A computed fold for a 145-nucleotide part of an RNA from Thermoanaerobacter sp. YS13, annotated as small-subunit ribosomal RNA, 3' minor domain. Its mean pLDDT, the model's own confidence on a scale to 100, is 84. The source organism's lineage runs through Bacteria, Bacillota, Clostridia, Thermoanaerobacteraceae and Thermoanaerobacter.

Context: one part of a larger RNA
RNA sequence: CACCGCCCGUCACACCACGAGAGUCUGCAACACCCGAAGCCGGUGACCCAACCGUAAGGGGGGAGCCGUCGAAGGUGGGGCAGAUGAUUGGGGUGAAGUCGUAACAAGGUAGCCGUAUCGGAAGGUGCGGCUGGAUCACCUCCUU
Numbered sequence: 001c002a003c004c005g006c007c008c009g010u011c012a013c014a015c016c017a018c019g020a021g022a023g024u025c026u027g028c029a030a031c032a033c034c035c036g037a038a039g040c041c042g043g044u045g046a047c048c049c050a051a052c053c054g055u056a057a058g059g060g061g062g063g064a065g066c067c068g069u070c071g072a073a074g075g076u077g078g079g080g081c082a083g084a085u086g087a088u089u090g091g092g093g094u095g096a097a098g099u100c101g102u103a104a105c106a107a108g109g110u111a112g113c114c115g116u117a118u119c120g121g122a123a124g125g126u127g128c129g130g131c132u133g134g135a136u137c138a139c140c141u142c143c144u145u
Base pairs, nucleotide, nucleotide: 003108005105008101009100011098013095014094015093016092018090019089020088023085024084025083026082027081028080031077032076033075034074039070041068042067043066044065047063048062049061052059053058111132112131113130114129115128116127117126118125119124
C1' cells in the first nucleotide's frame, strides 16, 4: 500500500492456562474422647532387707508390691487446611488466507457515547434519563482582533 480503507461480535477449527463440578485419592497440623508403656513425682506399704542404734526383741532407714497425677505410641470421631485427579461445564488468551452479518470510525449512511430496562444468531435494536468528546443551516448572547 491512504474508503477497493479501517473495523466489531457470534459461530467453526487448533493449542494454552484458569474457574465451576457428583465425587475419588493423598498429605499436614490441631481438637474431643478411649486406652495407656517407660520414667519422674505424690500416696500407701500387713511383705522383704546388708551397713546406722540396740546383746536381743525391736527401732530407724530403704526396697518389692499396690494406688494416683503427668505421660509416648496406638484407637475412635467430627471438622479445618493443602495438593492431585474427575464425566461434564463456563468464560478467557493465542493462532497469514474459514462462516454469518456490518455495530463503530467521514452526518459511517438511524450522530455517537454513558447509565438503566427490555428484546435479539451475532455485532446490536428499542424505551427512559444524561453528555458533546456531534456534522450542517439560521438566529440570539458574550469574548478577542